[in-house]
RNA sequence: AGAGUCGCCUGGAUCACCGCGUUAUGUUUACAUACCGAGGAAAGUCCGGACUCCGCAGAGCAAAGUGGUGGGUAACGCCCACCCGGGGAAACCCGCGGGAACAGUGCCACAGAAAAUAGACCGCUCAUUAGCAAUAAUGGGUAAGGGUGAAACGGUGGUGUAAGAGACCACCAGCAUUUAUGGCGACAUAGAUGGCUAGGCAAACCCCACUUGGAGCAAGACCAGAUUGAUAGCGCUUGAGAACUGCUCGUUCGAGCUAUCGGGUAGGUUGCUUGAUUCUGCGAGCAAUUGCAGAACUAGAUGGAUGGUGAUCCAAUCGAAAGAUGGACAGGAUCCGGCUUAUAGGGCGACUCUUCUU
Numbered sequence: 001a002g003a004g005u006c007g008c009c010u011g012g013a014u015c016a017c018c019g020c021g022u023u024a025u026g027u028u029u030a031c032a033u034a035c036c037g038a039g040g041a042a043a044g045u046c047c048g049g050a051c052u053c054c055g056c057a058g059a060g061c062a063a064a065g066u067g068g069u070g071g072g073u074a075a076c077g078c079c080c081a082c083c084c085g086g087g088g089a090a091a092c093c094c095g096c097g098g099g100a101a102c103a104g105u106g107c108c109a110c111a112g113a114a115a116a117u118a119g120a121c122c123g124c125u126c127a128u129u130a131g132c133a134a135u136a137a138u139g140g141g142u143a144a145g146g147g148u149g150a151a152a153c154g155g156u157g158g159u160g161u162a163a164g165a166g167a168c169c170a171c172c173a174g175c176a177u178u179u180a181u182g183g184c185g186a187c188a189u190a191g192a193u194g195g196c197u198a199g200g201c202a203a204a205c206c207c208c209a210c211u212u213g214g215a216g217c218a219a220g221a222c223c224a225g226a227u228u229g230a231u232a233g234c235g236c237u238u239g240a241g242a243a244c245u246g247c248u249c250g251u252u253c254g255a256g257c258u259a260u261c262g263g264g265u266a267g268g269u270u271g272c273u274u275g276a277u278u279c280u281g282c283g284a285g286c287a288a289u290u291g292c293a294g295a296a297c298u299a300g301a302u303g304g305a306u307g308g309u310g311a312u313c314c315a316a317u318c319g320a321a322a323g324a325u326g327g328a329c330a331g332g333a334u335c336c337g338g339c340u341u342a343u344a345g346g347g348c349g350a351c352u353c354u355u356c357u358u
């Protein structure tokens, strides 16, 4: 200098005028003044929690979720480190990674003779028959060769044979059992023995281990107001119905419950934002993360505020210039931790490879 890998930050700025919302103060019941007023994803609502209520939630079955090992965390399906497998020349990336698919059932499209108790289409080869011969027909043998496929029942070389074949041998790969060493562990390395070979799919059922009480801020609490009917069915301790719960059992509550029609309400206060919070410094740790000290306070709407206009600068596009155009994705709704998805432009850092110069 070129090519590339990974991680992170930023997400227009200032001012003026008009307007909106919360809070505080003042006068006063509607104004004035002051402060503050969206995000990295506020989004999807996919996981995990805090918080609230239900009678603190029993047993069995079913169902759902998670799935290498170790660690982090309030918790997780998240994060970090490592292991194993795959990809790349490397930095690095990907994994829907329990069951050696030897508990069982099942599936493997198309093509192909055959897709798992293997299999004879072509080919090779033996015998018989026909034929002068080439060859043909019939009956066997054969998985070395061809062809099909994502995948064809170990690979290479030799012995052997009519032709062939783990039929036998050598080496290699792989499998089962096992020993030693290293590691907390997943696992790795080296060796021994065995029979000679075992296909793939568990995001098919299934099996194993672990986890899961239910409902959710429209939770819940308080205030004010409205309604106070009709008909039918079931039940009142011989238990209708309700809760735990999807089912059964069990436990508890229990005098009302269900359906249809008619009538009415759908206001206010609270929950509500100081929190597993943010920043800085010094420590622990490879890291995720965490300990201590100090500082800071930063939305709280509810027919739902956060907007509009103008000026200057900044980035971008067009243009020779003057100048013109014009600002990514997108907006809270109880609150946090994650994941996923969207995102114009700008910036920073670490690392790898190639080439050149010294």
Base pairs, nucleotide, nucleotide: 001354002353003352004351005350006349007348008347009346010345012313013312014311015310016309017308018307020037021036023034024033025032026031027030039329043340044339046338047337048336049335050334051216052215053214054213058249059248060247061246063212064211065210066209067208068082069081070080071079072078083097084095085094086093087092098207099206104205105204106201107200108199121146122145123142124141125140126139127138128137129136130135154172155171156170157169158168159167173197175194176193177192178191179190180189181188182187220270221269222268223267229261230260231259232258233257234256241253242252243251244250277296278295279294280293281292282291283290284289314327316325317324318323
Source information:
This is a predicted structure of a 358-nucleotide RNA (Bacterial RNase P class A) from an Actinomycetota bacterium. The prediction has a mean pLDDT of 76. Rfam family: Bacterial RNase P class A. By type it is a ribozyme. The source organism's lineage runs through Bacteria, Bacillati and Actinomycetota. It was read from a public genome assembly, where an Rfam model found it.